Small-subunit ribosomal RNA from secondary endosymbiont of Heteropsylla cubana, 1436 nucleotides, folded computationally.
Its mean pLDDT, the model's own confidence on a scale to 100, is 84.
Taxonomically the source falls in aphid secondary symbionts (Bacteria, Pseudomonadota, Enterobacterales, ant, tsetse, mealybug, aphid, etc. endosymbionts).
Rfam family: Bacterial small subunit ribosomal RNA.

[in-house]
RNA sequence: ACGCUAGCGAUAGGCUUAACACAUGCAAGUCGAGCGGCAACGAAGUUCUAUAUAAUAGAAUUGGCGGCAAGCGGCGAACGGGUGAGUAAUGUCUGGGGAUCUACCUAAUGGAGGGGGACAACUACUGGAAACGGUAGCUAAUACCGCAUAAUGUCGAAAGACCAAAGCGGGGGACCCCUACAGGCCUCGCGCCAUUAGAUGAACCCAGAUGGGAUUAGCUAGUAGGUAAGGUAAUGGCUUACCUAGGCAACAAUCCCUAGCUGGUCUGAGAGGAUGACCAGCCACACUGGAACUGAGACACGGUCCAGACUCCUACGGGAGACAGCAGUGGGGAAUAUUGCACAAUGGGGGAAACCCUGAUGCAGCCAUGUCGCGUGUGAGAAGAAGGCCUUCGGGUUGUAAAGCACUUUCAGCAGGAAAGAAAACAGCACUGUUAAUAGUAGUGUUGGUUGACGUUACCUGAAAAAGAAGCACCGGCUAACUCCGUGCCAGCAGCCGCGGUAAUACGGAGGGUGCAAGCGUUAAUCGGAAUUACUGGGCGUAAAGCGUACGUAGGCGGUCUUUUAAGUCAGAUGUGAAAUCCCUAGGCUUAACCUAGGAACUGCAUUUGAAACUGAUAAGCUAGAGUCUCGUAGAGGGGGGUAGAAUUCCAGGUGUAGCGGUGAAAUGCGUAGAGAUCUGGAAGAAUACCGGUGGCGAAGGCGGCCCCCUGGACGAAAACUGACGCUCAGGUACGAAAGCGUGGGGAGCAAACAGGAUUAGAUACCCUGGUAGUCCACGCCGUAAACGAUGUCGAUUUGAAGGUCGUAAUCUUGAGUUGUGGCUUUCGAAGCUAACGCGUUAAAUCGACCGCCUGGGGAGUACGACCGCAAGGUUAAAACUCAAAUGAAUUGACGGGGGCCCGCACAAGCGGUGGAGCAUGUGGUUUAAUUCGAUACAACACGAAAAAUCUUGCCUACUUUUGACAUCCAAAGAAUUUAUUAGAAAUAAUAACGCUUUUAAAGCUUUGAGACAGGUGCUGCAUGGCUGUCGUCAGCUCGUGUUGUGAAAUGUUGGGUUAAGUCCUAUAACGAGCGCAACCCUUAUCUUAUUUUACUAAAAUUAUCUUAGAACUAAUAAGAAACUGCCAAUGAUAAAUUGGAGGAAGGUGAGGACGACGUCAAGUCAUCAUGGCCCUUAUAAGUAGGGCUACACACGCGCUACAAUGAGUAUAACAAAAAGUAUACGCUAUAUGGUAACAUAAUGCUAAUCUUAUAAAAAUAUUCUUAGUUCGGAUUGAAAUCUGUAACUCGAUUUCAUGAAGUUGGAAUCGCUAGUAAUCGUAAAUCAGAAUGUUACGGUGAAUACGUUCUCGAGCCUUGUACACACCGCCCGUCACACCAUGGAAGUAACUUGUAUCAUAAGUAAUUUUAUUAUUACAACGGUAUGAUUUAUAA
Repeated sequence: ACGCUAGCGAUAGGCUUAACACAUGCAAGUCGAGCGGCAACGAAGUUCUAUAUAAUAGAAUUGGCGGCAAGCGGCGAACGGGUGAGUAAUGUCUGGGGAUCUACCUAAUGGAGGGGGACAACUACUGGAAACGGUAGCUAAUACCGCAUAAUGUCGAAAGACCAAAGCGGGGGACCCCUACAGGCCUCGCGCCAUUAGAUGAACCCAGAUGGGAUUAGCUAGUAGGUAAGGUAAUGGCUUACCUAGGCAACAAUCCCUAGCUGGUCUGAGAGGAUGACCAGCCACACUGGAACUGAGACACGGUCCAGACUCCUACGGGAGACAGCAGUGGGGAAUAUUGCACAAUGGGGGAAACCCUGAUGCAGCCAUGUCGCGUGUGAGAAGAAGGCCUUCGGGUUGUAAAGCACUUUCAGCAGGAAAGAAAACAGCACUGUUAAUAGUAGUGUUGGUUGACGUUACCUGAAAAAGAAGCACCGGCUAACUCCGUGCCAGCAGCCGCGGUAAUACGGAGGGUGCAAGCGUUAAUCGGAAUUACUGGGCGUAAAGCGUACGUAGGCGGUCUUUUAAGUCAGAUGUGAAAUCCCUAGGCUUAACCUAGGAACUGCAUUUGAAACUGAUAAGCUAGAGUCUCGUAGAGGGGGGUAGAAUUCCAGGUGUAGCGGUGAAAUGCGUAGAGAUCUGGAAGAAUACCGGUGGCGAAGGCGGCCCCCUGGACGAAAACUGACGCUCAGGUACGAAAGCGUGGGGAGCAAACAGGAUUAGAUACCCUGGUAGUCCACGCCGUAAACGAUGUCGAUUUGAAGGUCGUAAUCUUGAGUUGUGGCUUUCGAAGCUAACGCGUUAAAUCGACCGCCUGGGGAGUACGACCGCAAGGUUAAAACUCAAAUGAAUUGACGGGGGCCCGCACAAGCGGUGGAGCAUGUGGUUUAAUUCGAUACAACACGAAAAAUCUUGCCUACUUUUGACAUCCAAAGAAUUUAUUAGAAAUAAUAACGCUUUUAAAGCUUUGAGACAGGUGCUGCAUGGCUGUCGUCAGCUCGUGUUGUGAAAUGUUGGGUUAAGUCCUAUAACGAGCGCAACCCUUAUCUUAUUUUACUAAAAUUAUCUUAGAACUAAUAAGAAACUGCCAAUGAUAAAUUGGAGGAAGGUGAGGACGACGUCAAGUCAUCAUGGCCCUUAUAAGUAGGGCUACACACGCGCUACAAUGAGUAUAACAAAAAGUAUACGCUAUAUGGUAACAUAAUGCUAAUCUUAUAAAAAUAUUCUUAGUUCGGAUUGAAAUCUGUAACUCGAUUUCAUGAAGUUGGAAUCGCUAGUAAUCGUAAAUCAGAAUGUUACGGUGAAUACGUUCUCGAGCCUUGUACACACCGCCCGUCACACCAUGGAAGUAACUUGUAUCAUAAGUAAUUUUAUUAUUACAACGGUAUGAUUUAUAA
């Protein structure tokens, strides 16, 4: 300031913006005791008129009176009041200084004599619209001017010279004058002149302090100084002439931007930071610019002159004006008040005074703008009322809150009373001073008496009634305060994080709550927190940050002993540090805010006195720092010259023949004109193999064959010399890889650019063949690098270990010795440090000196400017805009076309399929009235569905019902119930009949009625429970305690072995434990024992059961045994274990099953069930009939049957397992007969080890077919039947006859399987009235292959990198397209400010001149011209 709200009082404050423009009124006058006077007023006198007089009225006149407009004169107007434009120093603050002035005031000394001439007012005439004048004449003074007097004044060395004045008022009546008045005179007061001193105020000078910018580094010509003169109140280049050439500046001059300064104010623990409203001091300004006059004081807010812009008046000739005084108006703005009252108080001006003036001031008005105080009631009151809200429906909460009861009346309102602010002035009296004086006057005391704007004042009293007085913000966390409804990433919120996508404590409303309260919230601003600019008090290896390196100037810092000094330092004293403010104490307003008084403080500055440790200065020394001399040592240190061998290429020649070269593979290229290969000779340039090394040297960059010359540094030994000579270093200077540039050489190899060949979707790349600058040399530029140890230089201190290299001493056991002592260098590590990583006597430890650098990311090391460069470019170095992060180190995961180890029908090795055909079945899609719904990567698709003709059924159409088909409760009635007929598709409706001896009670059932409620396969599987899938039967997942780490976390669970296994052993800061693994359970393989019917065996007889006997076998049931790496050998670490073997029915988990860790996928299911919320309630509920789920161009998945001869057909007493079957019933069915058959009829056994389903098939044997779309294949279609069922049309299965599609082994791709497995063959069951090629079980026959782990997929462990964490299906870069924002450049254009030169010049001042007006000259604002500079805006 804004929004919402508003009871009272006290007190303070109130245009922060346009120093924008201003209507109107007021804000500075006063003195008659300075003067001439008399316009207005009053009083008095005189004259005249009116009425006969008086009296009254009117007129005229008189300045002698009270007084006084205008005028002369004096004082004031330079104060008070306003504003902050300018000003970075002509200012301010603090402290000093001497060369000054000072009206009024105070003190002192002396004086005040005597003259003169004017000018206003006024009168006359006159110009002009006005403002304002002009001419002539009269006049006074405390106005003006001479003369006199003249020092303790001024000038001067002195002599000497020079300079002033004014009177007015009161009183007196001795003396003089004198008609009188008056005056002289006396006296008092006020004033006047000169001088001195003071006080006050003012002027000047000096020092220090007082903003930012170096992308402003040089500035200056009266400039700096001197001499002389002028000028000023006064010093001074203040001004002028002459002389000198200085002066200022890195301790920031000059220039640009911004700004009034201070006491103080806000904040802060302080140091600081920000600020300069109110109050007080200083400065500056008064429409803009310039100038002087008057005056004690001004270069003057309400004065003058000139110029300019603007406004107003005008008769067009000319004039007037300046609110940044108080009110007020317009404008600007988010925004700031009354055209108020009074001089009563305080103060100021004038006056002798009364008094006058005073928008200063005192008060009032407006404003919740701030601060402070008070109130809006108090007590008691549970049926815990009603209402609201919530609810698990029980209740809770609002809430003692309200009501009702009792009490009080502050404040406001009404009525009445009533302080203080008042002291004086004035009058009287008394005393004192002055004086001749009792007069007058001054002072003191006393008495009397006048004065209040505020004001309906403060305050007090009275009556009345709880009566008139509460809002605002917030309630996800930070931050005190929670629920419901609405909304559904919408609307909206948000200071930061963030909230909102159908169950929002975050949006909006409500209820409730929290906070503050006549206010509350929001916005803006400052300080704090922020140690986030670090003086107090930070950093620079990797986070931002050490210049690439050295030398060195200014500067900073500096060893040891003594003397002196006293600048720094310390202590005391003095002066100052205005008041107010802050703090303390006391007092005054009822309290408080506020006010008053006193104290303390003002951390500062100056002067002075002292101290002398430390720093500085001074003087004289010292040798430990630094350096010099002597003798040695090592070295790719630097510069120059010479020289050597190997290799490459080229040239010439010889031999020799078809390729060479190159690559992942090729091609371009070279070669029959002879390459490559090989031999000989020659040329040229560049680089120096081996030695060679975390070896050496150098300041860094950097330095490598050998020899010579010149030359720098380091180190050691010895201890002679100098005597602090040192360290660091802004600017500066030098050096400084590679690339690049200039000039001239050189050019073997290599090789940017370029060309060709490949690769590739493309390939301006990686690979190959060529190849030019360049690489090399000389000279000159460039000046940068991840110029890195990402670690500035120097010094000191602080446990160690092991090395390398270069010196040197001692020793004796003479060695590749030992023990010492120095320089450089590498690795590991103690303390310590570090965010961690790490550093660690070569520190990143500890202490010191100096320099450089940093302050969120991007924009940007970019733009502009400047400097450097031939250029390329370098150095210095921003802002707008934008984001809420960017970064470091470490941790756990996940990931990698990173690494290591290991596993799995994962690949490989095999066998058989799918994908092609026909059909069956599921899905998508399409269609439809409906084709109900769900599942839909692996992990949906013969899945939910162990079975859609009706039913099922959830869908569609039509017809119906509404407390309902189903549950509970209430009331009434009735037996319940059964049968029949009619209508209808049926549900249903209507009618009739059967039945009852009566009453009561109970239970059930039915009907009717009312409402609570029922009902929903309606939605949400992303609100849920339960269940399930999947990774995965993969070997993993965790915890306690301890230990390590600042922490996230780690360790354990890692390492070495081993295993199917985190299985076990061992090592080990870990020790243990849990869920998983394994085992325990079931089936199966062997044996033992027990039992023996319906099973088995034997015998006899039978059609066959039956019967008799048996318990050896088979089988069934039950209980046991058996397998444990137990035994042997080898290997292994004396381990775990592995390999082989023996025995055994079975051997290393014997085989199969059940069993699924922590978790993942918001995986699946609201349609199994349960369930929150939402939705429907004559319908989304319920009933019935018919239809649909069975559609059909097409696409996909699981299957069946095939394509045939390892086959098909026909014939023939071969051999299983497992399962099922009738009693609230109608099952499995023998057997017989009929039928070609499905099946039918009759009929038997079995509630099952007894009877039945029930013939197993493939196989085997025999025979036909002979490679053909067939005697393969069976789809499709026609005809006729059977069975189930109310019903077989849509839409069942089966049988017979006939028909006889496609298909001849299946593209890319893809699936299953490691042994009784694959493959193949049949059998049974569940569901079921009927309806399997599906599903679940069962047995028969019965293979092949596995070298192995490179590759594909998946999983596990360890390790590594990471800018990923929704975790690689991640993250993320650049161009382009479109729109918008900010900025740079840009031909130019415009404007502000400003420099220099020059032209012209107003007023004014000065000089000269004139009797005077004047004129001229100099300076000179505004202005003009020319040319620069700076800044800003704008531009295709």